Pistol ribozyme from Bacteroidales bacterium UBA4866, 65 nucleotides, folded computationally. Its mean pLDDT, the model's own confidence on a scale to 100, is 86. It was read from a public genome assembly, where an Rfam model found it. It matches the Rfam family "Pistol ribozyme". Its family is annotated with catalytic activity in the Gene Ontology. For this family Rfam cites "New classes of self-cleaving ribozymes revealed by comparative genomics analysis" (Weinberg et al., Nat Chem Biol, 2015).
[in-house]
RNA sequence: AGUCGUUGCAGCGACUUUAAAUAGACUUUAGGCUGUAAGCGUUACCCCUUCGGGGGUAGGUAGUA
Repeated sequence: AGUCGUUGCAGCGACUUUAAAUAGACUUUAGGCUGUAAGCGUUACCCCUUCGGGGGUAGGUAGUA
């Protein structure tokens, strides 16, 4: 310097061309590392379906330091 941990900004951490991870304070949760905004994944309910899936509404882990 670049890439990655859902996206923007900030932090934390990992890797070196790969895009993953046992890392990202600890325990816990399906809830993805944290804050803020989002609502991509995901969860509950409802509707449609050619049973492959699609759409709508709601939620947006909790606690301690």